[in-house]
Predicted 3D model of a 72-nucleotide RNA (transfer RNA) from a Candidatus Omnitrophota bacterium.
RNA sequence: GCUGGCGUAGCUCAGUGGUAGAGCAGCGGUUUCGUAAACCGCAGGUCGUCAGUUCAAUCCUGACCGCCAGCU
Numbered sequence: 001g002c003u004g005g006c007g008u009a010g011c012u013c014a015g016u017g018g019u020a021g022a023g024c025a026g027c028g029g030u031u032u033c034g035u036a037a038a039c040c041g042c043a044g045g046u047c048g049u050c051a052g053u054u055c056a057a058u059c060c061u062g063a064c065c066g067c068c069a070g071c072u
Stems, first nucleotide, its partner, number of pairs: 001071007010024004018055001026042005048064005
């Protein structure tokens, strides 16, 4: 330099046009003499950035940024 993949909650990941979700972690509660576990609830997101398409974009298109892999 070229090609491909990935970027969503603190972490690991779903969601492939129509109100953004799960598990773990965190906080509160129930239970216990107490802790853990279990159960119930709560909070946490400008969906990497900027444009474009569309009535409507996490999703489609382009550029850029970052990470990974391959080729040279």
It matches the Rfam family "tRNA". Rfam classes the family as a transfer RNA.